Predicted 3D model of a 74-nucleotide RNA (transfer RNA) from an Ignavibacteria bacterium. The organism belongs to Ignavibacteria, within Bacteria.
RNA sequence: GGGCCAGUAGCUCAGUCGGUUAGAGCACGUGCCUUAUAAGCACGGGGUGGGAGGUUCGAUUCCUCCCUGGCCCA
Numbered sequence: 001g002g003g004c005c006a007g008u009a010g011c012u013c014a015g016u017c018g019g020u021u022a023g024a025g026c027a028c029g030u031g032c033c034u035u036a037u038a039a040g041c042a043c044g045g046g047g048u049g050g051g052a053g054g055u056u057c058g059a060u061u062c063c064u065c066c067c068u069g070g071c072c073c074a
Stems, first nucleotide, its partner, number of pairs: 001073007010026004019057001028044005050066005
């Protein structure tokens, strides 16, 4: 330098033809339970969807550029 993949909650990840309200587990907070803690149960908070544009009535999803990380080639 070229090609490919990934970026979504604090962490690990899902989300089938673009369709209106973005979810799960763990973690965190509160309550219940317990002598107490852990475990367990219930409820709850938490998202500029990597950034900037474009297409569209409508974008996490499609297109372009950039950023970060990984793999391969030279």
The coordinates come from a structure-prediction model, not an experiment, and the mean pLDDT is 80.